RNAcentral holds the sequence, with entries from ENA and MGnify. A computed fold for a 75-nucleotide RNA from Ilumatobacter sp., annotated as transfer RNA. The source organism's lineage runs through Bacteria, Actinomycetota, Acidimicrobiales, Ilumatobacteraceae and Ilumatobacter.
RNA sequence: CGGGACGUGGCCUAGUCUGGUUAAGGCGCGUGCCUGGGGGGCACGAGAUCGGAGGUUCGAAUCCUCUCGUCCCGA
Numbered sequence: 001c002g003g004g005a006c007g008u009g010g011c012c013u014a015g016u017c018u019g020g021u022u023a024a025g026g027c028g029c030g031u032g033c034c035u036g037g038g039g040g041g042c043a044c045g046a047g048a049u050c051g052g053a054g055g056u057u058c059g060a061a062u063c064c065u066c067u068c069g070u071c072c073c074g075a
Stems, first nucleotide, its partner, number of pairs: 001074007010027004020058001029045006051067005
């Protein structure tokens, strides 16, 4: 320098292919209840506008462009 993959709550993942109403699940966290306590269980709740910017569109995590970071391959 060229090509490719990945980036989504504190952590791990799904959703992208085929754009569509409140971005889903697990672990963790908070509150309450059950339990003599521990452990465990049940219910409820907080937390991500999807790496960043711009564009297309009635509508973007999803499509396009640029860019940042990590990793891989090639030169």

Background
It matches the Rfam family "tRNA". Rfam links the family to the GO term triplet codon-amino acid adaptor activity. By type it is a transfer RNA.